[in-house]
Context: one part of a larger RNA
RNA sequence: GAUUGAACGCUGGCGGCACGCCUAACACAUGCAAGUCGAGCGGCAGCACCUCCUUCGGGAGGCUGGCGUGCGGCGGACGGGUGUGUAACGCAAGGGAACUAACCCAGUAGUGGGGGAUAGCCCGGGGAAACCCGGAUUAAUACCGCAUACGCCCUGAGGGGGAAAGCGGGCUCCGGCUCGCGCUAUUGGAUGGGCCCAUGUCGGAUUAGUUAGUUGGUGGGGUAACGGCCUACCAAGGCGACGAUCCGUAGCUGGUCUGAGAGGAUGAUCAGCCACACCGGGACUGAGACACGGCCCGGACUCCUACGGGAGGCAGCAGUGGGGAAUAUUGGACAAUGGGGGCAACCCUGAUCCACCCAUGCCGCGUGUGUGAAGAAGGGCUUAGGGUUGUAAAGCACUUUGAGCAGGGAGGAAAACCUGAUCGUAAAUACCGGUCAGUGUUGACGUUACCUGCAGAAGAAGCACCGGCUAACUCCGUGCCAGCAGCCGCGGUAAUACGGAGGGUGCAAGCGUUAAUC
Numbered sequence: 001g002a003u004u005g006a007a008c009g010c011u012g013g014c015g016g017c018a019c020g021c022c023u024a025a026c027a028c029a030u031g032c033a034a035g036u037c038g039a040g041c042g043g044c045a046g047c048a049c050c051u052c053c054u055u056c057g058g059g060a061g062g063c064u065g066g067c068g069u070g071c072g073g074c075g076g077a078c079g080g081g082u083g084u085g086u087a088a089c090g091c092a093a094g095g096g097a098a099c100u101a102a103c104c105c106a107g108u109a110g111u112g113g114g115g116g117a118u119a120g121c122c123c124g125g126g127g128a129a130a131c132c133c134g135g136a137u138u139a140a141u142a143c144c145g146c147a148u149a150c151g152c153c154c155u156g157a158g159g160g161g162g163a164a165a166g167c168g169g170g171c172u173c174c175g176g177c178u179c180g181c182g183c184u185a186u187u188g189g190a191u192g193g194g195c196c197c198a199u200g201u202c203g204g205a206u207u208a209g210u211u212a213g214u215u216g217g218u219g220g221g222g223u224a225a226c227g228g229c230c231u232a233c234c235a236a237g238g239c240g241a242c243g244a245u246c247c248g249u250a251g252c253u254g255g256u257c258u259g260a261g262a263g264g265a266u267g268a269u270c271a272g273c274c275a276c277a278c279c280g281g282g283a284c285u286g287a288g289a290c291a292c293g294g295c296c297c298g299g300a301c302u303c304c305u306a307c308g309g310g311a312g313g314c315a316g317c318a319g320u321g322g323g324g325a326a327u328a329u330u331g332g333a334c335a336a337u338g339g340g341g342g343c344a345a346c347c348c349u350g351a352u353c354c355a356c357c358c359a360u361g362c363c364g365c366g367u368g369u370g371u372g373a374a375g376a377a378g379g380g381c382u383u384a385g386g387g388u389u390g391u392a393a394a395g396c397a398c399u400u401u402g403a404g405c406a407g408g409g410a411g412g413a414a415a416a417c418c419u420g421a422u423c424g425u426a427a428a429u430a431c432c433g434g435u436c437a438g439u440g441u442u443g444a445c446g447u448u449a450c451c452u453g454c455a456g457a458a459g460a461a462g463c464a465c466c467g468g469c470u471a472a473c474u475c476c477g478u479g480c481c482a483g484c485a486g487c488c489g490c491g492g493u494a495a496u497a498c499g500g501a502g503g504g505u506g507c508a509a510g511c512g513u514u515a516a517u518c
Stems, first nucleotide, its partner, number of pairs: 001518004006514005013365006020357001021323001026321003030318003035074003040071002043067002047065002049062005081276003090201003094197003099193003104189008112146001114144002122135005152161003166181006202248003209239003214236008251273004255266004278299005301312004329355001331354003337351001338349004368398004378389002381386001404454005412445001418438007462507005467488003473502005483490002
């Protein structure tokens, strides 16, 4: 000099864009953060609607709109948080072979015929509660056989094995046809993931030896898959001064800061990967987890209890206590972007988009402009003449950015939906899909940006320094005292170095100090 997720002191007008628990991975009150589908199913608690009855209080029925609870499907493995652990194939860049996949795209072939349960509802019982037990009955895109299987799997190549589900729209001569969404088997793709290898990746030798599933082989098991991944047996190997092992520290990277570069330091925000979810362990379900807002066990802690037993996990968003020099609102909206579910309408979304707070940083703007010498008054200095503050002020003439008030007013919105035309599909002018045209609708921010008008210099300047380094000097006070200080050093009676004042210098909505890095 540059820089910072900074803090502290003094001061503080506005806007834009960023940023904001670096400490206790300490403990958490409260609310919200993952649901959705009635076009899978049984149904109907509440609401609306319809029908009937009515003592006018209401009751019964329908399941039409819808829908609590339940079965079922998909999603809760993404998104969001944190940096404890980890010196490791964790990460980075480069290769590889023995794998996998729900949703998506393309291809091929199918979607036939049966069965038995079970939740809910109802009845009964237990419990303070959480919840649990028994009986009866019922449905499915839930579950299980049978049939068929080009392709698929196994094979000793003879053979053997393995699947499915329907729902909705339109038409109907009631036989069915057709469209859409699904379902099953299999192949390829896209994208995501698992695995392996060589290279790189902090400090300590006051850590020199280390290793028994250890290194390799064979048989077996296991996995989606290779493999001591596991197991039995056999061999005795493997690693190490090119630093093994041990100890300490640490998430890694793109990047960031600095520097002419080489390098050094660093890993906040944003992006990729990894690890973790009160602490430790475990598996279940599933395409995918050994699963933050799932389950089980052990532990610590907190809460409820009728003492028998139960409930919980903010390193999600806010917020609280605590720790700390120190870090924000218990806000708005799904309008946009994206995600989950759904045919869709739509629902959910503390992701996200916005708003609030903070000079924390960067950038921009303003706090007025011109004129004005009687060089006013006052302050301070003085050699008492004067010099200085100083064109500074006052005065005069103007301007109105921004703040304030009023009015106007983009863009972020394109879609979906609806209507019409046309093309494809089809028996069809239905339905569905594509294209085009049109109507109308959707904004949290928002009192938006921006524009215009009104009024009036109006409400808007501080901080540090002035001995040398280093730009900037005098007076008074003090008297090795009080104090200053980054280094040299100042202060013991004229201190440009302490304290105050006048003046000056430097930066400026900031200025200094402290800490840290180059």
Record summary: Small-subunit ribosomal RNA, 5' domain from Halovibrio salipaludis, 518 nucleotides, folded computationally. The sequence was found in a public genome assembly. Model confidence (mean pLDDT): 85 of 100.